[in-house]
A computed fold for a 104-nucleotide RNA from a Chloroflexota bacterium, annotated as SAM riboswitch aptamer (S box leader).
RNA sequence: GCCUUAUCAAGAGAGGUGGAGGGAGACGGCCCUGUGAAGCCCGACAACCAGCGCGCAAGCGCCAGGUGCCAAUUCCGGCGGGUGCUCAGCCCGCGAGAUAAGGG
Repeated sequence: GCCUUAUCAAGAGAGGUGGAGGGAGACGGCCCUGUGAAGCCCGACAACCAGCGCGCAAGCGCCAGGUGCCAAUUCCGGCGGGUGCUCAGCCCGCGAGAUAAGGG
């Protein structure tokens, strides 16, 4: 990097360090940031996998070892359809992306 499956409206510090950037990528919006960004440490959240228990099974519970996550819906945009006089908005599907587990 590719394929498959599942999930994505919830949750998570007024701590250290660090110094200017950040919100996946390109572009466009919109926003966060010196009342201090990213990164790192600590802390926290969650519970996909592993482990343990119960169960015929589906599944439920415990734990927190392996990941993951900790502004805004996956911050919003793309394509198709529905609702709507139109716009906005809302809803459904697809696509794109993220994460987990598995696979050639």

The coordinates come from a structure-prediction model, not an experiment, and the mean pLDDT is 84. Taxonomically the source falls in Chloroflexota (Bacteria, Bacillati). It was read from a public genome assembly, where an Rfam model found it.